This is a predicted structure of an 81-nucleotide RNA (c-di-GMP-I riboswitch aptamer) from Aquibacillus albus. The prediction has a mean pLDDT of 88. Rfam family: c-di-GMP-I riboswitch aptamer. Rfam links the family to the GO term cyclic-di-GMP binding. Rfam 15.1 lists 5,092 matches to the family in 1,772 species. The sequence was found by an Rfam model in a public genome assembly.
RNA sequence: GUACGACAAAGGCAAUGUUACUGAAAAGUAAUCGCGCAAAGCUAUAGGGGCUAAGGGAAACUAAGCUAGCCAGCUACCGAA
Numbered sequence: 001g002u003a004c005g006a007c008a009a010a011g012g013c014a015a016u017g018u019u020a021c022u023g024a025a026a027a028g029u030a031a032u033c034g035c036g037c038a039a040a041g042c043u044a045u046a047g048g049g050g051c052u053a054a055g056g057g058a059a060a061c062u063a064a065g066c067u068a069g070c071c072a073g074c075u076a077c078c079g080a081a
Base pairs, nucleotide, nucleotide: 004079005078012037013036017032018031019030020029021028022027035069041074042073043072047071048070049067050066051065055062056061
């Protein structure tokens, strides 16, 4: 340094719910709670998958809307085996 992840150390994040607000919706933001997480840090037209369908369309359907705590890419604390 890379890989790896402990009954280690210092910390970090925060599911679901609830309250308020935003949004057509999916969902998001803030507070609170604490399911859990070695990347639950960052990245969403220019990797894949999924969700919604305002608008468009006769209908089927349709995303540069949403999801990274679905997979993935990039970066990273510590140092036992």